A computed fold for a 73-nucleotide RNA from a Bacteroidales bacterium, annotated as transfer RNA.
It matches the Rfam family "tRNA". Its family is annotated with triplet codon-amino acid adaptor activity in the Gene Ontology. It is annotated as a transfer RNA.
The coordinates come from a structure-prediction model, not an experiment, and the mean pLDDT is 83.
[in-house]
């Protein structure tokens, strides 16, 4: 230096180009208990990496860029 994948919530990951971007876990509160756990309930938490382009309409598709792997040499 060529080639490939892959960037989504604190972490691990969903999400046919379609109308509020979602689970599990962990964190908070709350109920339970004599108490702590587990089990149950609640809310919160996301500029979907960035930056153009194409669509009516983009997390999804195009280019560019940056990070991270894999492989080549």
């Nucleotide at each position: 230096g060529a080639u490939c994948g892959c960037g989504u919530a604190g972490c691990u990951c969903a999400a046919c180009g379609g109308u509020g971007a979602g689970a599990g876990c962990g964190a908070g509160a709350g109920a339970c208990u004599c108490a702590u756990a587990a089990c149950c309930u609640c809310a919160a938490g996301g500029u979907u990496c960035a930056a153009g382009g194409u669509u009516c309409g983009a997390a999804u598709c195009c280019u560019u860029g940056c990070g991270c792997g894999a492989c080549c040499a």